RNA sequence: AGGAACAUAGUUCAGCUGGUUAGAGCGCCUGUCUGAUAAGCAGGAGAUCGGCGGUUCGAGUCCGCCUGUUCCUA
Numbered sequence: 001a002g003g004a005a006c007a008u009a010g011u012u013c014a015g016c017u018g019g020u021u022a023g024a025g026c027g028c029c030u031g032u033c034u035g036a037u038a039a040g041c042a043g044g045a046g047a048u049c050g051g052c053g054g055u056u057c058g059a060g061u062c063c064g065c066c067u068g069u070u071c072c073u074a
Base pairs, nucleotide, nucleotide: 001073002072003071004070005069006068007067010026011025012024013023019057028044029043030042031041032040050066051065052064053063054062
């Protein structure tokens, strides 16, 4: 310098062919249980989806650019 993949909750990941509510495990908080802790059980908080634009009636999802990470080629 050229190319590819990825970016969604604290963390690890889902999210179909664009369609109404953005989910799951672990973690966190409260309650319950226990002599106490853990486990179990019940409930709860937490992401407007990396950023800016575009397409569309409608975008986490499609397109462009930028940023970051990883990889390939030179």
This is a predicted structure of a 74-nucleotide RNA (transfer RNA) from Lachnospiraceae bacterium UBA4260. It matches the Rfam family "tRNA". It is annotated as a transfer RNA. The coordinates come from a structure-prediction model, not an experiment, and the mean pLDDT is 80.